[in-house]
Molecule: Bacterial large signal recognition particle RNA
Organism: Candidatus Bipolaricaulota bacterium
RNA sequence: CUGUGCUAGGUGGGGGGCUAGCGGUCCCCUAUAUCCACAACCCGCUACAGUGGAGCCGAAGGGUUUCCCGAGGGAGAAGGCAGGAGGGUCUGCCUUGGAUAAGCGGUGAUGAGGGUCGAGCCCUCUGCGGCGCAUGCUUGUGAACCCCGUCAGACCCGGAAGGGAGCAGCGGUAAGCAGGCCUCUGUGGGUGUUAGAGGAUCACUUGGCCUGAGCUGGCUGUCUACAGAAGCGCCUCUUACCGUCUUUCGACGGGACCACGCACAG
Numbered sequence: 001c002u003g004u005g006c007u008a009g010g011u012g013g014g015g016g017g018c019u020a021g022c023g024g025u026c027c028c029c030u031a032u033a034u035c036c037a038c039a040a041c042c043c044g045c046u047a048c049a050g051u052g053g054a055g056c057c058g059a060a061g062g063g064u065u066u067c068c069c070g071a072g073g074g075a076g077a078a079g080g081c082a083g084g085a086g087g088g089u090c091u092g093c094c095u096u097g098g099a100u101a102a103g104c105g106g107u108g109a110u111g112a113g114g115g116u117c118g119a120g121c122c123c124u125c126u127g128c129g130g131c132g133c134a135u136g137c138u139u140g141u142g143a144a145c146c147c148c149g150u151c152a153g154a155c156c157c158g159g160a161a162g163g164g165a166g167c168a169g170c171g172g173u174a175a176g177c178a179g180g181c182c183u184c185u186g187u188g189g190g191u192g193u194u195a196g197a198g199g200a201u202c203a204c205u206u207g208g209c210c211u212g213a214g215c216u217g218g219c220u221g222u223c224u225a226c227a228g229a230a231g232c233g234c235c236u237c238u239u240a241c242c243g244u245c246u247u248u249c250g251a252c253g254g255g256a257c258c259a260c261g262c263a264c265a266g
Base pairs, nucleotide, nucleotide: 001266002265003264004263005262006261009057010056011055012030013029014028015027016026020046021045022044023043024042034054035053036052037051038050063258065256066255067254068253072249073248074247075246076245077244079242080241082239083238084237085236086235087234092232093231094228095227096225097224098223099222100221102220103219104218105216106215107214113211114210115209116208117207118206119205120204122199123198124197125196126195127194128192129191131188132187133186134185136181137180138179139178140177141176147172148171149170150169155164156163157162
């Protein structure tokens, strides 16, 4: 060095998830790696960390250590985009109030604005008128009895003459009821193209006089409000996705190093 038979060992690795932890079943990556049984209300184990069985390989490009590359996964950060929940601190769009008067508009020497003197509108009182009510006057009606007159009949007293009370009827009357008049009197008001007196006010309408160029704020602009609203912007929290960066594990592939067993025969 070769052959034969053995033995140790091997017969995939990795990420996620699960777990006290490891491995597996599960999902994914790598890419080709023997098969069977077990396993999520799990299965098998315990740092030598799947177990059991069958088959195959077997000391080799098979194993250990390390480096490079980096499929893919995990974590984090700051962003972007969209969804959800909330806020009303900030500032803006929006709404409202106030100020200003730069621009536009309106108005103004046929007089803006201001000043002043009135009148009206407003309030109180009074006169007059009108209206209403009461009183008054007047007409009608108006009492079974408890109002009046006259009282047939009937009744009572009386020997009689005569007397008495008195219902109905008739006539009248009181209160009351209904109507008429307004001459007088009293009284009332959300009364009046009415008269007078006083007051209040400067908002409005209107007239006279003086002065003589602005006035207004409808729109835009600017400023302002511990005004409003919460649709948007904004802010806070959260979810999904996208790419970027940092970090971590890391398959496949590549490089280097290390150790390569036992027996027999040539």